[in-house]
């Protein structure tokens, strides 16, 4: 996708066809589902109606109809068939194709022959017993087409049995002997009789019997085909076969007796499980799978199990007996009873109808016939359960209506969709018509023929008439009315067609697979909208299909699941060349089957289709029979090329036994010698003064065979190394000769089979599981040490595994090469081969076509082929459990499932990481020089408190950060009191023409509310209160928000990092992700540059262009300088503009030059030149491609959410300053490199008008008066410190200054909380700082002071600016970040 005998969910207009218990073959009330014949018999009612007696009437007797009926019985034929159901069966059950010379067949057809003569009974019936009932039962009577019995009888059957057929088993058979049959009924004619019935008799009909024959139906047998399991492997005693015999139609161990011991079986026997079987359906392109509901054929079965009887035929659904269980009645002694027939109940289930109507039709049974019976059947009713067809209208309709819904608010959309207007008339309503299924057969006329001695009846064929319909007044026609009664269901994240919106907030919830949902969900709910379908439409169940994921078509096993560890060998599979038979396979042709239906193809019939129907074809099969004779088989003759043998010959740890040597190690004894010796990163355990180790000499014993040695060699793997013997396998190399396919493989079985393990016996040097001790270690049942025990060696026997690997089964042919090595041989070189060139065999390496998912492999194939085996099918469970089998045990071979997950997995490719591995960078680390941690104390954070201690920032990259500066204000917190269109922005509507502004007061803590004074020019202007503005009031729109989300977002930031990397185009490789380029060789600060290269180029970054300083020049000279000349206290003035400075422009540096080195490059070196600078001269801006959801919604903007008399706005206090504590950054110090005190050295950068302020004056002093000067190279701030000089002398001090008192100044409305200075007083801790850590490489650290932003007041912080001025880099092991390769 397709499909179904379904089911559920929401929904539901007609119609046709068609299907409905897949469950419990559970139980089953009640109906009905098998009877019929009176033309076989033989009895034979009753109720009614009438009609007679007798009787007042009840009533009773009688006759007729009713009737030879009804119900029973004999007997005959049916009941074995139709119908239902799938339990059982793995079977000659079933299909299929044959056989029967081993058979049977009632009813029909057809043919011959006969129908003959007797007999005796018994039911019904009548009486009588029993019994509750079913029923029995005795006695008595009676029929037949029941039932016996005899005659006769053929071509029937038996028995012999010439002769004939047959390969045969046999078959057939003239002849003879023998057995051996019957049943009537109907109707008609004729004699006779007025008529009628009627015996014989004729004749017709049905019928009976005994054969031939044939249809038709069945039984039996046989080839082949037909599920799963082997964790069923061995089954079997009537069991195989045989002789006689018995059954049966009928062969047969079907049954018996009795002999023989046989038969099956890996081509699955036995046993187990689960199944009725086919035709067919259903999927698929097929081949397959799956499946056997509805029809059709076969089989089984009828409550269970067994067993006969009757028949032609059963072992019998609706017969019978028996024996169970169940259910019913029962008077408790006893009976009944069988829906897997139609309906139909109860129960099971998710599910599966009516207790309908009819024999009209079709077909059955019965009858001579009418006719009967018939839940077969034929129709009708439920049910969308399915398939098919129709409908739910149609046209036209834009203010694109009203309403939803969304929105960038502008529209959009639903949508011509509605209304509206103009049709129509299926379906369904009503109304009237209204079939075709019917022909037959019967009855009645009438013909014509058969038949008969006529003739009747009887048959047979036409013709007229008459009679039959459950569906059903139904299909169907026509006519009314009338857009009216007729639309859902799933889905919209991706596969997959089809988006918004809102709720929800990892909840509720969704899901088939991936997977949505943790505040902006196209994946939850809803809701607009849309997409698919449509009287359905989703879900579940199931198949089959994509699935080449069991692969016959059509797969695979180096590494993904997957080559048995390995041999020789069975049975099995394949097999070399020529010739000749042969016809099994194999090809071809005929012939038969291959049911119908179904599928397909033409036609046909319902309006169409669904559906029915007529023909056709197909049905791949199977059988038989004719040919062919290549190929496979078989056979049968030869062949050597494939196996093999035989000679010759060399090589080798091939194997197995015995024997024999040396080093070395321990141990022993002995000597020589003294304190150690062993071990380890480091030690102890351990051995050693009882004499170790060490060295010398002698002994003993066990194992092992250095050096040779080698991708050497040699075996089938496992594996094999000291030398000698002996036995013994194989492979190769050569040469000729013989065998002739004698070959490959190879399930089961069998042998071999490291190590480790068992078993018995030995050994036992060394090592060494276990096991004890020292160490490490947080522990350390380990790694490392000292010991040490099975074991390891030997024999013998058992285990039977391994990463038993090349992770690659074997065998054969074929398919470029090149280069090593081991073995043998062969050619050339006059000679001389270790060398050169070649064959065979083995072993590596690299490599081409091919192959592969790649990696790789690549004549030693993973390549192309062919043959056998073995083996694999998603990961875990599970090298498992549980059965079997070996095993002394350990165990091992075989080998599941339940559950469970959405993977497991291989190669490859980018990256990150690593206590990886190479290369190289940086104050990374060493070298150093100052600090930090301790001490006060300032700042920030945490934490704690609190009404509030507002928010943010949290390694590096938060914590003197936001905050360049909180008393109030800043402010965002807290607490009171207070506005509510609002402290501001746009709109409208009234009003006033203002308004603001300064002063006073009154009440309030104050926002705020009143009140007074004063000062005052609203503007255009069509002159209209007409615009605009401004300002009261007022309604709503809206205004506000430092409210939350920085994980919804811009912007700007940090960081990695100024580290050298990040990338593209095109090209080339590669299935592909990607690779190349950018890797390699050197280089450099750098991806800098240079060389090489399947690359070539290019951008982003580096570098360089900018800007400061460092020299020099130009140009420009006041407020700067001042050499010369003149003056003054004084560059203070007049002269100057040379220097110095200002600030604008320029040179100037480029490895350019020289040696050297390097690859001749690039570059590097040089106490080289030159130069103010030298290799980037210093410093600054400048931050690639991302990284870290980094940080900020409190700078700003901005989506979404919230708040809207408050989460908005004011005020007044308060609080961000809180203090047991912890943590970062500072500052000051601990002191003499230092404090103190003196002193007319010497900067730079900037500030300055609500400002810096000079001078001079008051104050110890902070400071205050006064007021010159300066929008400033002119005036001021300004005093620079460190320096220098005295002086103190090692001490908690003359160190150090915190804390405290007391006393002032200064800012400000205002210093209580909570400013900052200043004097006097006080005078803590603190003596260089534990672990640990941070910064700096040259004008740098260290020290030393000075400016400035902020700001009224507040600076130890930030920033910025100069004085003074240092040390030390050996070098990259190591610690930490970075870069490129790998």
């Nucleotide at each position: 996708g397709a499909a179904u005998a379904a089911a559920c969910g929401c929904u539901g207009g007609c119609g046709g066809c068609g299907u409905g218990c897949c469950u419990a073959a559970c139980a089953c009330a009640u109906g009905c589902a098998a009877g019929u014949c009176g033309g076989a018999c033989g009895a034979g009612a009753a109720a009614g109606c009438u009609u007679g007696g007798g009787g007042a009437a009840a009533c009773u007797u009688g006759g007729g109809c009713g009737a030879g009926u009804a119900a029973a019985g004999u007997g005959g034929c049916g009941c074995a068939c139709g119908g239902g159901u799938g339990a059982g069966u793995a079977a000659c059950g079933c299909g299929u194709a044959g056989g029967c010379a081993a058979c049977c067949u009632a009813c029909c057809c057809u043919u011959g022959u006969a129908u003959u003569c007797g007999g005796g009974a018994u039911a019904a019936c009548a009486g009588g017993a029993c019994g509750a009932a079913a029923g029995u039962u005795c006695u008595g009577c009676u029929a037949a087409u029941a039932c016996c019995g005899g005659a006769u009888g053929a071509g029937a059957u038996c028995c012999c049995g010439a002769g004939g057929c047959g390969g045969g088993a046999g078959c057939u058979g003239a002849g003879g002997g023998a057995u051996g049959a019957a049943a009537g009924c109907g109707u008609g004619c004729c004699u006779c009789u007025c008529g009628g019935a009627g015996a014989a008799g004729c004749a017709c009909g049905c019928g009976u019997a005994c054969g031939g024959g044939g249809a038709u139906g069945g039984g039996c047998c046989u080839g082949c085909g037909u599920c799963c399991u082997a964790u069923c492997a061995g089954c079997u005693g009537g069991u195989u076969g045989g002789u006689g015999g018995g059954g049966u139609a009928a062969c047969g161990g079907c049954c018996c007796a009795c002999c023989a011991a046989g038969g099956c079986g890996a081509c699955g026997a036995c046993g187990g499980g689960u199944a009725g079987c086919u035709g067919g359906u259903c999927u698929g392109a097929g081949a397959g799978g799956a499946u056997g509901a509805u029809c059709a054929g076969c089989c089984a079965c009828a409550c269970u199990g067994g067993c006969a009887c009757u028949g032609g035929a059963a072992c019998a659904c609706g017969g019978g007996c028996c024996a169970g269980a169940c259910u019913c009645c029962u008077a408790c002694g006893g009976g009944a009873g069988g829906c897997a027939g139609c309906a139909g109940u109860g129960a099971g289930g998710a599910a599966u109808u009516u207790u309908g109507c009819g024999c009209a039709a079709u077909g059955g049974c019965c009858g001579c016939a009418a006719g009967g019976c018939u839940g077969a059947c034929g129709c009708a009713g439920c049910a969308a359960c399915g398939c098919c067809g129709c409908g739910u209208g149609g046209g036209u309709g834009a203010u694109g209506a009203a309403g939803g819904c969304c929105u960038u608010c502008g529209g959009g959309u639903c949508g011509u969709a509605a209304a509206g207007c103009c049709c129509u008339g299926u379906c369904g309503g009503g109304u009237g018509g209204g079939a075709a299924g019917a022909a037959a057969g019967g009855g009645c006329c009438g013909a014509c023929g058969a038949g008969g001695a006529c003739a009747a009846g009887u048959c047979g064929u036409g013709g007229g008439u008459u009679u039959u319909g459950a569906c059903g007044g139904u299909a169907c026609c026509a006519c009314c009315a009338g857009a009216g009664g007729a639309a859902g269901c799933a889905c919209c994240g991706g596969c997959u067609a089809a988006c918004u919106c809102c709720g929800u907030g990892c909840c509720a919830g969704c899901a088939g697979c991936c997977g949505c949902g943790g505040u902006a969900a196209u994946a939850c709910g809803g809701a607009g909208g849309g997409u698919g379908c449509g009287a359905g439409c989703g879900u579940u169940a199931u198949u089959c299909g994509g699935a080449a994921u069991u692969a016959c078509u059509g797969g695979g096993c180096g590494u993904a699941a997957a080559g048995g560890g390995c041999g020789a060998g069975u049975a099995g599979g394949c097999g070399g060349c020529g010739g000749g038979a042969u016809a099994a396979g194999u090809c071809u042709g005929a012939u038969g089957u291959g049911a119908a239906a179904g599928c397909c193809c033409c036609g046909g019939g319902c309006u169409u289709a669904a559906c029915c129907u007529g023909g056709g074809a197909a049905g791949u099969g199977c059988a038989u029979u004719g040919g062919a004779g290549a190929c496979u088989g078989u056979u049968u003759c030869g062949c050597u090329u494939g196996a093999g043998u035989a000679c010759c010959g060399g090589a080798g740890a091939g194997g197995a036994a015995g024997g024999g040597g040396g080093a070395a190690u321990u141990c022993c004894c002995g000597g020589u010698g003294u304190a150690g010796a062993g071990g380890u990163g480091a030690a102890a355990u351990u051995c050693g003064u009882a004499g170790a180790g060490a060295u010398c000499g002698g002994g003993a014993g066990g194992a092992a065979u250095a050096c040779c040695a080698g991708u050497g060699g040699c075996g089938a793997a496992g594996g094999c190394g000291c030398c000698c013997u002996u036995c013994u396998g194989g492979a190769c190399g050569g040469u000729u000769a013989c065998u002739g396919a004698c070959g490959c493989u190879g399930a089961g079985a069998c042998g071999c089979g490291a190590a480790a393990g068992c078993g018995u016996g030995g050994g036992g040097a060394g090592c060494a599981a276990a096991c004890a001790g020292g160490a490490u270690u947080a522990g350390a049942u380990a790694c490392c040490c000292u010991g040490g025990u099975a074991g390891u060696c030997c024999a013998c026997g058992c285990u039977g595994u391994a990463a038993a690997c090349g992770a690659u089964g074997a065998g054969c042919a074929c398919u470029a090469g090149g280069u090593g090595u081991a073995g043998c041989g062969g050619g050339u070189a006059c000679u001389c081969a270790u060398u050169c060139c070649u064959g065979c065999u083995g072993u590596g390496c690299c490599g081409u076509a091919g192959c592969u998912a790649a990696c790789g492999c690549g004549u030693u194939a993973a390549g192309u082929g062919c043959u056998c085996c073995g083996c694999c099918u998603g990961g875990g469970g599970a090298u498992u459990a549980c059965g079997g089998u070996c095993g002394c045990a350990a165990g091992a071979c075989u080998a599941a499932a339940a559950c469970u997950c959405a993977a497991a997995g291989g190669a490859a490719u980018u990256g990150a990481c690593g206590g990886g591995g190479g290369c190289c960078c940086g104050c990374a680390c060493a070298a150093g020089c100052g600090g930090u941690g301790g001490a006060g104390u300032a700042u920030g954070u945490g934490g704690u408190u609190u009404a509030a201690u507002u928010c943010g920032a949290c390694g590096c990259a938060a914590c003197g950060c936001g905050c360049a500066g909180a008393a109030c204000c800043u402010u965002a917190c807290c607490a009171g009191c207070c506005c509510u269109u609002g402290a501001c922005a746009u709109c409208c509507c009234g009003g006033u023409c203002g308004c603001g502004g300064a002063u006073u007061c009154c009440a309030g803590a104050g926002a705020u509310g009143g009140a007074a004074u004063u000062c005052u020019u609203c503007a255009g202007u069509u002159c209209g209160g007409c615009u605009g503005g401004a300002c009261c009031g007022g309604a709503g729109a809206c205004a506000g928000g430092u409210g939350c989300u920085g994980c919804a977002u811009g912007g700007c930031u940090g960081u990695c990092g100024u580290c050298a990397g990040c990338u593209c185009g095109u090209g080339u490789c590669g299935u592909g992700a990607g690779a190349u380029g950018u890797u390699g060789g050197g280089u450099u600060a750098a991806g800098u540059c240079c060389c090489g290269c399947a690359a070539c180029g290019a951008g982003c970054g580096c570098a360089a262009c900018c800007c400061c300083c460092g020299u020099c020049c130009u140009u420009a000279g006041u407020u700067g300088c001042u050499a010369c000349c003149a003056u003054u206290a004084a560059g203070u003035u007049g002269a100057g503009c040379a220097c110095u400075c200002u600030a604008a422009g320029g040179a100037g540096a480029c490895u350019g030059c020289c040696g050297g080195u390097g690859a001749u490059a690039a570059g590097c070196c040089g106490c080289g030149a030159g130069g103010a600078a030298g290799g980037u001269g210093g410093g600054g801006a400048u931050g690639a491609c991302g990284u870290c959801a980094a940080g900020u919604c409190c700078u700003c903007a901005u989506g979404g959410c919230c708040c809207u008399u408050a989460c908005g706005g004011g005020c007044u206090g308060g609080g961000c300053u809180a203090c047991a504590c912890a943590c970062g950054u500072g500052c000051u110090a601990c002191a003499a490199u230092g404090g103190c005190g003196g002193u007319g050295a010497c900067a730079a950068u900037g500030g300055g008008a609500c400002g810096c302020u000079a001078a001079g004056g008051g104050g110890c002093a902070a400071c205050c008066c006064u007021u010159c000067g300066c929008a400033a190279a002119u005036c001021u701030c300004a005093a620079a410190a460190a320096g220098c000089c005295g002086u103190c002398u090692c001490a908690g001090u003359u160190c150090g200054g915190a804390u405290u008192g007391g006393g002032c100044u200064c800012u400000g409305c205002a210093a209580c909380u909570c400013g900052a200075g200043c004097c006097c007083a006080u005078g803590a801790a603190g003596u260089u700082g534990g672990a640990a850590u941070c910064g700096c490489u040259a004008g740098u650290a260290a020290u030393c002071g000075u400016g400035g932003a902020u700001c009224a007041g507040c600076a130890c912080g930030c920033c910025a600016c100069g004085g003074u001025g240092a040390a030390u880099a050996c070098g990259u092991u190591c610690c930490c970040g970075g870069g490129c390769c790998u």
This is a predicted structure of a 1382-nucleotide RNA (small-subunit ribosomal RNA) from an uncultured bacterium.
Its mean pLDDT, the model's own confidence on a scale to 100, is 84.
The RNAcentral record of the sequence draws on SILVA.